The prediction has a mean pLDDT of 86. This is a predicted structure of an 85-nucleotide RNA (c-di-GMP-I riboswitch aptamer) from a soil metagenome. Its Rfam family is "c-di-GMP-I riboswitch aptamer". Gene Ontology term of the family: cyclic-di-GMP binding.
RNA sequence: GAUAAUGGCAAACCCGGUGAAAACCGGGGACGCAAAGCUAUGGGUCUACUGUCACACUCGUGACCAUGACUGCCAGGCCGCCGAA
Numbered sequence: 001g002a003u004a005a006u007g008g009c010a011a012a013c014c015c016g017g018u019g020a021a022a023a024c025c026g027g028g029g030a031c032g033c034a035a036a037g038c039u040a041u042g043g044g045u046c047u048a049c050u051g052u053c054a055c056a057c058u059c060g061u062g063a064c065c066a067u068g069a070c071u072g073c074c075a076g077g078c079c080g081c082c083g084a085a
Stems, first nucleotide, its partner, number of pairs: 001082001008033002013028006031072001037078003041075003044070003051064005
């Protein structure tokens, strides 16, 4: 960072699987992406099995909490392909 070349990734949705959930994995599929490569370090977002508290005491219900998750939300860190004027 070119209306270049070679390649790459893959949203929604569908099928199968894992998980309490968020979400993730595999296959199909392409909305997009020049770091949509890696990293939860800071902010942010999502979830709440367990736990704590309240109510109920029969099954439970509600609130709170990350230790769970997202890098295709924004920064930081690390690494990297091609390249004309």